RNAcentral holds the sequence, with entries from ENA.
A computed fold for a 72-nucleotide RNA from a Pseudomonadota bacterium, annotated as transfer RNA.
It matches the Rfam family "tRNA". Rfam classes the family as a transfer RNA.
Its mean pLDDT, the model's own confidence on a scale to 100, is 82.
RNA sequence: GCCAGUGUAGCUUAAUGGCAAAGCGAUCCCUUCGUAAGGGAGAGAUUGUGGGUUCGAAUCCCACCACUGGCU
Numbered sequence: 001g002c003c004a005g006u007g008u009a010g011c012u013u014a015a016u017g018g019c020a021a022a023g024c025g026a027u028c029c030c031u032u033c034g035u036a037a038g039g040g041a042g043a044g045a046u047u048g049u050g051g052g053u054u055c056g057a058a059u060c061c062c063a064c065c066a067c068u069g070g071c072u
Base pairs, nucleotide, nucleotide: 001071002070003069004068005067006066007065010024011023012022013021018055027041028040029039030038048064049063050062051061052060
């Protein structure tokens, strides 16, 4: 330099173009003499960045950025 893939909550992952969800973690509550385990509750996301298409984009298209792999 060329090609491909990935980018979503603190972490690991979902989500046919139509309300962004789950597990773990953190916080609070219950249970215990106390801790762990267990049960419950609420919170937490400019879906990598910027544009485009569309009534509507995490999803489709373009460019860029980061990472991973391959080729040279």